[in-house]
RNA sequence: GUUUCUGUAGUGUAGUGGUCAUCACAUUCGCCUAACACGCGAAAGGUCCCCGAUUCAUAACCGGGCGGAAACA
Numbered sequence: 001g002u003u004u005c006u007g008u009a010g011u012g013u014a015g016u017g018g019u020c021a022u023c024a025c026a027u028u029c030g031c032c033u034a035a036c037a038c039g040c041g042a043a044a045g046g047u048c049c050c051c052g053a054u055u056c057a058u059a060a061c062c063g064g065g066c067g068g069a070a071a072c073a
Stems, first nucleotide, its partner, number of pairs: 001072007010025003018056001027043005049065004
């Protein structure tokens, strides 16, 4: 340089156009314990990378930008 894939809470992840964006771990609080751990219950935490387009409606489709990965050279 070319081609392909990819970007969603702190981390990992589900979500193939529709009404509240999912789960696990982590964090905080409560219960339990003499205390800690485990366990149980609850809570907080997301401008779905950015801009534009399409649509009645986009995390999802399309274009551009930015970041990451792989293959080839």
Molecule: transfer RNA
Organism: Larimichthys crocea